[in-house]
RNA sequence: CCAGAGGGUCGGGCGGCCGCGGCGGGGGCAACCCCGGCGAGGAAAGUCCGGGCUCCACGAAACAACGGUGCCGGAUAACGUCCGGCGAGGGUAACCUCAGGGACAGUGCAACAGAAAGCAGGUCGCGUCAGCCUUCAAGGCUUAAGGCUUCGGCCGCGUGACAGUGAAAGGGUGCGGUAAGAGCGCACCGCGCCCCCGGCAACGGCGGGCGGCACGGUAAACCCCACCGGGAGCAAGACCGAAUAGGGACGGCGCGCUUGUCCGCAAGGGCCAAGCAGGGUGUUUCGCCCCAGAUCGUCCGGGUUGGUUGCUUGAGGGGCGGAGCAAUCCGCCUCCUAGAGGAAUGGCCGCCCAUCCGCCCGCAUGUCCCUUUUGGGAAACGGCGGCGCGGUGGACAGAACCCGGCUUAUAGACCCUCUGGCGCU
Numbered sequence: 001c002c003a004g005a006g007g008g009u010c011g012g013g014c015g016g017c018c019g020c021g022g023c024g025g026g027g028g029c030a031a032c033c034c035c036g037g038c039g040a041g042g043a044a045a046g047u048c049c050g051g052g053c054u055c056c057a058c059g060a061a062a063c064a065a066c067g068g069u070g071c072c073g074g075a076u077a078a079c080g081u082c083c084g085g086c087g088a089g090g091g092u093a094a095c096c097u098c099a100g101g102g103a104c105a106g107u108g109c110a111a112c113a114g115a116a117a118g119c120a121g122g123u124c125g126c127g128u129c130a131g132c133c134u135u136c137a138a139g140g141c142u143u144a145a146g147g148c149u150u151c152g153g154c155c156g157c158g159u160g161a162c163a164g165u166g167a168a169a170g171g172g173u174g175c176g177g178u179a180a181g182a183g184c185g186c187a188c189c190g191c192g193c194c195c196c197c198g199g200c201a202a203c204g205g206c207g208g209g210c211g212g213c214a215c216g217g218u219a220a221a222c223c224c225c226a227c228c229g230g231g232a233g234c235a236a237g238a239c240c241g242a243a244u245a246g247g248g249a250c251g252g253c254g255c256g257c258u259u260g261u262c263c264g265c266a267a268g269g270g271c272c273a274a275g276c277a278g279g280g281u282g283u284u285u286c287g288c289c290c291c292a293g294a295u296c297g298u299c300c301g302g303g304u305u306g307g308u309u310g311c312u313u314g315a316g317g318g319g320c321g322g323a324g325c326a327a328u329c330c331g332c333c334u335c336c337u338a339g340a341g342g343a344a345u346g347g348c349c350g351c352c353c354a355u356c357c358g359c360c361c362g363c364a365u366g367u368c369c370c371u372u373u374u375g376g377g378a379a380a381c382g383g384c385g386g387c388g389c390g391g392u393g394g395a396c397a398g399a400a401c402c403c404g405g406c407u408u409a410u411a412g413a414c415c416c417u418c419u420g421g422c423g424c425u
Base pairs, nucleotide, nucleotide: 001421002420003419004418005417006416007415008414009413010412012352013351014350015349016348017347018346020039021038023036024035025034026033027032041396045407046406048405049404050403051402052401053233054232055231056230058287059286060285061284062283063282066229067228068227069226070225071085072084073083074082075081086100087098088097089096090095101224102223106222107221108218109217123163125159126158127157129156131154132153133152138150139149140148141147142146171189172188173187174186175185176184191211192210193209194208195207196205197204198203237309238308239307240306247300248299249298250297251296252295253293256276257275258274259273260272261270262269263268278290279289280288316335317334318333319332320331321330322329323328353394356391357390358389359388360386361385362384363383366381367378368377369376370375
């Protein structure tokens, strides 16, 4: 100097004149006036996760259904987030990515091609290993006829090395062996099991031993395993005020039993209590409550749509110190930083500045020329600088109960660390 990787901060500033919201103080009968402080974001967005908070479901436990997560260790209020590791893949590297448990519980799938895609079989070939045929075709030896042999053919058997198909064909390389081959045997690698060492662990090791000479792939396919999980949401809810029709129709399911007590000649009847059954829950157990309209569902119709509150001091911000690789935690000090309610922070003017373009000036490390040396010169190209001149002009985008994350959008400026390459010293 060039290219790349990771992280962080800011994301306009100043002044003037008017205007707005809320809080605190003062004045005023009130309307309103004065003073002081504060007043949108890194994503306020998406509504994807997790909570705080509120209400509802009767509670507890177990199970089922449904949903979520998925290597190890940690952080956190919690999470599907974050940090640090392990493993796999990509990259020269810094780094990046991973929906990372299980294929020996079971089921399914792999088009086409191929002989064959899940336990096996055998396509092209190979094999004089067994049997047979043969001069129609070729070679050699030999003969009286012919015979022997190589080759050729059929068939059996063996084979799975070679070749082919495919994303993938059941370990790889080499040597031996065989009729030809094959872990058939051996060496090394790989794989499985056991042991040792290191590590909390995931896991690692040119560690050791034994073995086979092997029981593929796929689970963001169904599934199995481990762990976690009530529902709805500030339009949640609370209070005040006001008003109406405690409305109507249809359908489902029910409106029960026993004992005691009272009345009664009896039949039977009434109230209360207890128990059983029933309901409150997807199932079961326990507890609690209700118990005859204990209700469930659908449709039609009426009233209220006002005010106050929830509503901003919070898992809060900042500084310093300590622990930790870090996420984060602990201690001390300090600060209060929007709460609107159809929705406020805006309008105008001036100056400055970020970006981009052009011009000007300067420098001289790249570059060019001379010289061959601790050198001199040039400034066309490139680079750097300038409160220089002119123009351009600032992205994505606005709280609405509040936090912790993730994801998406983003003109630009600056800072830190690391990797690779080139050059100089």
Molecule: Bacterial RNase P class A
Organism: Sphingobium sp. DEHP117